[in-house]
Context: one part of a larger RNA
RNA sequence: GAUGAACGCUAGCUACAGGCUUAACACAUGCAAGUCGAGGGGCAGCAUGAACUUAGCUUGCUAAGUUUGAUGGCGACCGGCGCACGGGUGAGUAACACGUAUCCAACCUCCCGCAUACUCGGGAAUAGCCUUUCGAAAGAAAGAUUAAUGCCCGAUGGUUUCAAGGGAUUGCAUGGUAUCUUGAAUAAAGAUUCAUCGGUAUGCGAUGGGGAUGCGUUCCAUUAGGCAGUUGGCGGGGUAACGGCCCACCAAACCGACGAUGGAUAGGGGUUCUGAGAGGAAGGUCCCCCACAUUGGAACUGAGACACGGUCCAAACUCCUACGGGAGGCAGCAGUGAGGAAUAUUGGUCAAUGGGCGAGAGCCUGAACCAGCCAAGUAGCGUGAAGGAUGACUGCCCUACGGGUUGUAAACUUCUUUUAUAAGGGAAUAAAGUUCUCUACGUGUAGAGUUUUGUAUGUACCUUAUGAAUAAGCAUCGGCUAACUCCGUGCCAGCAGCCGCGGUAAUACGGAGGAUGCGAGCGUUAUCC
Numbered sequence: 001g002a003u004g005a006a007c008g009c010u011a012g013c014u015a016c017a018g019g020c021u022u023a024a025c026a027c028a029u030g031c032a033a034g035u036c037g038a039g040g041g042g043c044a045g046c047a048u049g050a051a052c053u054u055a056g057c058u059u060g061c062u063a064a065g066u067u068u069g070a071u072g073g074c075g076a077c078c079g080g081c082g083c084a085c086g087g088g089u090g091a092g093u094a095a096c097a098c099g100u101a102u103c104c105a106a107c108c109u110c111c112c113g114c115a116u117a118c119u120c121g122g123g124a125a126u127a128g129c130c131u132u133u134c135g136a137a138a139g140a141a142a143g144a145u146u147a148a149u150g151c152c153c154g155a156u157g158g159u160u161u162c163a164a165g166g167g168a169u170u171g172c173a174u175g176g177u178a179u180c181u182u183g184a185a186u187a188a189a190g191a192u193u194c195a196u197c198g199g200u201a202u203g204c205g206a207u208g209g210g211g212a213u214g215c216g217u218u219c220c221a222u223u224a225g226g227c228a229g230u231u232g233g234c235g236g237g238g239u240a241a242c243g244g245c246c247c248a249c250c251a252a253a254c255c256g257a258c259g260a261u262g263g264a265u266a267g268g269g270g271u272u273c274u275g276a277g278a279g280g281a282a283g284g285u286c287c288c289c290c291a292c293a294u295u296g297g298a299a300c301u302g303a304g305a306c307a308c309g310g311u312c313c314a315a316a317c318u319c320c321u322a323c324g325g326g327a328g329g330c331a332g333c334a335g336u337g338a339g340g341a342a343u344a345u346u347g348g349u350c351a352a353u354g355g356g357c358g359a360g361a362g363c364c365u366g367a368a369c370c371a372g373c374c375a376a377g378u379a380g381c382g383u384g385a386a387g388g389a390u391g392a393c394u395g396c397c398c399u400a401c402g403g404g405u406u407g408u409a410a411a412c413u414u415c416u417u418u419u420a421u422a423a424g425g426g427a428a429u430a431a432a433g434u435u436c437u438c439u440a441c442g443u444g445u446a447g448a449g450u451u452u453u454g455u456a457u458g459u460a461c462c463u464u465a466u467g468a469a470u471a472a473g474c475a476u477c478g479g480c481u482a483a484c485u486c487c488g489u490g491c492c493a494g495c496a497g498c499c500g501c502g503g504u505a506a507u508a509c510g511g512a513g514g515a516u517g518c519g520a521g522c523g524u525u526a527u528c529c
Base pairs, nucleotide, nucleotide: 001528002527003526005525006524007523008522009521012381013380014379015378016377018374019373020339025337026336027335029334030333031332034081035080036079039078040077042074043073046072047071048070049068050067051066052065053064054063055062056061057060088292089291090290097217098216099215100214101213102212103211104210107209108208112205113204114203115202116201117200118199119198120154121153122152123151130143131142132141133140134139160185161184162183163182164181165180166179168177169176170175190197191196218264219263220262225255226254230252231251232250233249235247236246237245267289268288269287270286271282272281273280274279294315295314296313297312298311317328318327319326320325345371347370348369349368353367354365355364356363357362384415385414386413387412395405396404397403398402420466421465422464423463424462425461429456433452436449437448438447439446440445441444473518474517475516476515477514478499479498480497484513485512486511487510488509494501495500
C1' cells in the first nucleotide's frame, strides 16, 4: 500500500459498487418454464345466445330452473415448439481442461436468410370421453368408440444417397471438384377473419458446436522405472466424423533424468494487488471457457443432453402408509437449522432490456430492472462563518500577594442555511409495438399522423419558510515516531511491534490536565506485496 474481511470504541447525510471465503452440510414453505383453440377431438368450469317449464304481475317483461358446444373461450387430453437457453456452484480435473496459433480433402448444425422445385391418392390406430375392475394412496388394467399439422402405405421426384462404368480438371499425401450413362432407394399437412401463415426436397450462407495438432500451464526424486488394448499393422464394427473408440488376427513394440510412473495440491484465462521495473502473490464481484447438479451408473427423446427444477437402476438419508407399497432432491430466488470470527428480504414489477411460445392481441419469465438490510468499501458534503481581550470564570502547572496554559476558545455582536424539519411544485428513463387514418413504391414493406403503455415514484430534482438551529470521535505522546507535565503505585499492579519500562521523585504502568495524528471514522487482529 491492499482486502468479499472480522473484533473494540464511536457514528449526521448522499451517490456508486459489494455482501456464506466455513459444511459440494441437511432442508419446512412459496415461487423460479411454459405457450399455441389460426393443428385436433371435445366441453369439466365461466360468460353469452336459443328453446322449454314454473312464479310474479305493469300481458310482454323480470326472476328461477332444465335442455342445447350454438357462440366467446377453455380445465384435462392428443399434437407442435420450447424445456440442451437463461440462473447456481467450484466438488472433481495437472488434462488438448484452459490460453494462444494452425488444420478438418475426417465432420454436424433446430430456428434464421437467399435460390430452385414440389405440396397428389389412400389407410389403420390411439389418448380423451363412456362402461367396468383393482388399490389406503401413488397409480394401474380391461372393454367400446373417435380426431388431427400424430402414425402408416402408395404415386411423382431432383443438383439427394448408394452401386457399376466413361472421360475431364486439379491439389499438401490419403485424395478433391465438375460432368455423362445405367440401375436401385427415399418427400410432403394443412389452417384461417382469404390478407397470409405453414409443410417437403436440395444447394449456398449465417450462427452454434465436434475433432486433430505445435507451444505454454503448481510442488515432491525422502516417487526411477512404467505399460498387455499396452505400441503399431491388416480387416471389420461403431460414430455426424477421424481414431485401439471397440473387436478378430499378426508383429513386439511404446513412454522415461529434456523427469515417465506415482503422490500431494488446484477449476483455467481476461484480469486484480504490490513493485521504479524485473518479479512476487491472488483468481471474490464482471466477461469467456470447462466441469458438476444428494452419491454412483445407464441410456431414451431430440437438430442439440447422456439432461439442476426429465426417465431407469443401485446406495445413503428424509417423509407417507391400511405394512402390501409409495414420495423426495434449493451448488435457482427468498427463507430455516447446523457449522463459523463472519456475510442480507420467505419484498415489488414485467415499465425498460433480453428470452420462450403465438399470425397477433397476449401469456410466462426470482433472467432482468427496482426497492429493503449492513460504515463492509470508494468518493462527495456537513457538524457553521466573520468580528470579539480587562486575555472573564472553572480546570491544570509553577520559582506561588504573582505568573503560565486551556484561549479568540467561551460569553457577546453581525451574518449564512448546505444539511434538518415543514409546505408547495415535480421529472427524464417511452423508443417501439398495437388500434385507426393517410402517403410512397407497387401487394407487403417503408414512412407520416393519431391512440395507448411507468414498477421504481409523488422518488430524484426545484422553490419557499424556520432557526446555529439536528450532527465528533478514536488512537497515541521513552526511541524507532509527530506529540509532556502532575498525582497514584513501588519488580506490585501492569505495559510491550522491537529495544525494553516498573525495586519511592516512572515523559514507558493507572488517572488528570495539556499536546500530536487521523477524522464519520479511528484503532487491533489476520493475510499478500

The part of an RNA shown here (small-subunit ribosomal RNA, 5' domain) has 529 nucleotides and comes from an uncultured bacterium. Its Rfam family is "Bacterial small subunit ribosomal RNA". Its mean pLDDT, the model's own confidence on a scale to 100, is 83.